[in-house]
Bacterial RNase P class A from a soil metagenome, 373 nucleotides, folded computationally.
RNA sequence: GAGUCGGCCGGGCGGCCGCGGCGCGCUUGCGCGUCGAGGAAAGUCCGGACUCCACAGGGCGCGGUGCUGGGUAACCCCCAGGCGAGGCGACUCGCGGAAAGUGCCACAGAAAACAAACCGCCCCUCGAUCCGAAGACGGCUCGCCGCCGAGGACGAGGGGUAAGGGUGAAACGGUGAGGUAAGAGCUCACCAGCGCGGGGGGUGACCCCCACGGCUCGGAAAACCCCACCGGGAGCAAGACCAGACAGGGACCGGGUGGCCCGCCCGAUGGUCCCGGGUAGGUCGCACCGAGGGUCGCGGAGACGCGGCCCCCAGAGGGAUGGUCGCCACCCGCCGAGCGCGGGGACAGAAUCCGGCUUACAGGCCGGCUCCU
Numbered sequence: 001g002a003g004u005c006g007g008c009c010g011g012g013c014g015g016c017c018g019c020g021g022c023g024c025g026c027u028u029g030c031g032c033g034u035c036g037a038g039g040a041a042a043g044u045c046c047g048g049a050c051u052c053c054a055c056a057g058g059g060c061g062c063g064g065u066g067c068u069g070g071g072u073a074a075c076c077c078c079c080a081g082g083c084g085a086g087g088c089g090a091c092u093c094g095c096g097g098a099a100a101g102u103g104c105c106a107c108a109g110a111a112a113a114c115a116a117a118c119c120g121c122c123c124c125u126c127g128a129u130c131c132g133a134a135g136a137c138g139g140c141u142c143g144c145c146g147c148c149g150a151g152g153a154c155g156a157g158g159g160g161u162a163a164g165g166g167u168g169a170a171a172c173g174g175u176g177a178g179g180u181a182a183g184a185g186c187u188c189a190c191c192a193g194c195g196c197g198g199g200g201g202g203u204g205a206c207c208c209c210c211a212c213g214g215c216u217c218g219g220a221a222a223a224c225c226c227c228a229c230c231g232g233g234a235g236c237a238a239g240a241c242c243a244g245a246c247a248g249g250g251a252c253c254g255g256g257u258g259g260c261c262c263g264c265c266c267g268a269u270g271g272u273c274c275c276g277g278g279u280a281g282g283u284c285g286c287a288c289c290g291a292g293g294g295u296c297g298c299g300g301a302g303a304c305g306c307g308g309c310c311c312c313c314a315g316a317g318g319g320a321u322g323g324u325c326g327c328c329a330c331c332c333g334c335c336g337a338g339c340g341c342g343g344g345g346a347c348a349g350a351a352u353c354c355g356g357c358u359u360a361c362a363g364g365c366c367g368g369c370u371c372c373u
Base pairs, nucleotide, nucleotide: 001371002370003369004368005367006366007365008364009363011328012327013326014325015324016323017322019036020035021034022033023032024031025030026029038347042358043357045356046355047354048353049352050235051234052233053232057262058261059260060259062231063230064229065228066227067081068080069079070078071077082095083094084093085092086091096226097225101224102223104219105218118165119164120161121160122159123158124157125156126155127154129153130152131151138148139147140146173191174190175189176188177187178186192216193215194213195212197210198209199208200207201206239284240283241282242281248275249274250273251272252271253270254266255265256264292311293310294309295308296307297306298305299304330344331343332342333341334340335338
C1' cells in the first nucleotide's frame, strides 16, 4: 500500500421550559425525589414463554427441516468439524437421495439419455452410363510431361460405423497400441471416475491403504417422488374478573375454532342464527423477579454452562420519552490566518414478553490475520 474477518460507539456537560410512570408530602393539584427508546425499538420472516380450546393420544393428509457432532427452553439460530467450489492467500460460498420409480431438458442439432446416422468413412448388390496398360482413380512428390500399377468414377438401393466434422449450456471417459471392411472398452497398458470386498483411523460426517469388476452411469429434487426427523389449532382484540343496562320473541342444533377418521372429554341452567331492545365503563393480564442485567471466578477448543456478589432497569391506550441556549469534542467551508467567522450531525423510534435472522444507517474507534514492497 492492497485486502479479509471480528468487535464496539452512535456526541458529552450544564442552565431554563415542557411531557409520562412510580414513591413521598401536603394546601388535592401542586412540590420534592427517582426512572424514562434502539442497535436495530423496523420487516413480522423463524423459534419459544404465556392464555384458551378436557388431555394434546393414534392413523391418513398437509406443512416444515435436511452433511456430521455439539449448544440451547426452542429454532430456518449459534459453535466446531467434514466434503465440494472460488481465491496466490487471509477467507468466502454451498450441502440428504438422480445407481428406487415416473416425467422434464428451451433454441439449435441427425440424435438430449434402455440413445441417435445429417455430412464423412467402410462393405455388398444392381446398371443398354462413363473412364482405363496410348496408364484411369488414387498415392508418392514443393511441383511436373517423373514414379507406382488394375481396376475406377457416377447413380440407385441395402447395411455397418459414435474415430472425424458440424449443433448446443450439456453429445455417453482420456492418451497410446492392438484389432477391423471401416470403426468402437471390442481387447490391452497407463491415467481419471464409479461400484463392490477387505484392512486401518475417527463418536460421526468422512479419510487413508490394498484387491477386484470395463462398470464409464449427463443435468435438474425451487418437477412429482423416496428416506429420516419435527409440527394439534388459535392468538394479549389471547384470556380472566368487577360494575352496569334492557323486553322479549322466533328458528335450528350437539360441541370441543382453520382438513378428515378413530379415540377421549363436556353437554339443553347449553350452543348457533334472525328480529327487536339495551350497555358499550373499569381492573387484571402488563412491566418488581425474569430462559433479567452488570461484574468476578471456575469448567469447556468454542457456542455455552455452573457458582458468588451487586442491581431492579421505559411503559401508555388522546398513546410520555421533547424543545431551546451556552461551552467542549467531531466534520465541512471561507480568509482577515485568529484558539477567528459561518454551517452541519445518519437510520429510525417501544405497545404481552423473550431468543434469533434479515434489512436500513451520517460519521468514527479498536483488534486478529493475509498478500505485495
The RNAcentral record of the sequence draws on MGnify.